Transfer RNA from a Patescibacteria group bacterium, 72 nucleotides, folded computationally.
Its Rfam family is "tRNA". From the family's description: Transfer RNA (tRNA) molecules are approximately 80 nucleotides in length.
The coordinates come from a structure-prediction model, not an experiment, and the mean pLDDT is 82.

[in-house]
RNA sequence: GCCCUUGUAGUUUAAUGGAUAAAACAAGAAUCUCCUAAGUUCUAGAUCCAGGUUCGAUUCCUGGCGAGGGCA
Numbered sequence: 001g002c003c004c005u006u007g008u009a010g011u012u013u014a015a016u017g018g019a020u021a022a023a024a025c026a027a028g029a030a031u032c033u034c035c036u037a038a039g040u041u042c043u044a045g046a047u048c049c050a051g052g053u054u055c056g057a058u059u060c061c062u063g064g065c066g067a068g069g070g071c072a
Stems, first nucleotide, its partner, number of pairs: 001071007010025004018055001027043005048064005
């Protein structure tokens, strides 16, 4: 330099065009306990950026940025 894959809560994954973006773990609060842990209930938290297509985009297209890989 060229090509391929990939980017979603703090972390690991769902959602493959349909309107409230789902769950587990983690975090916070309450409850329980003599205290802690465990258990139970509740709460907050995310679509890498900019355009395009579409009635509608996490999803499809283009460019940029980041990560991983292959060739030279």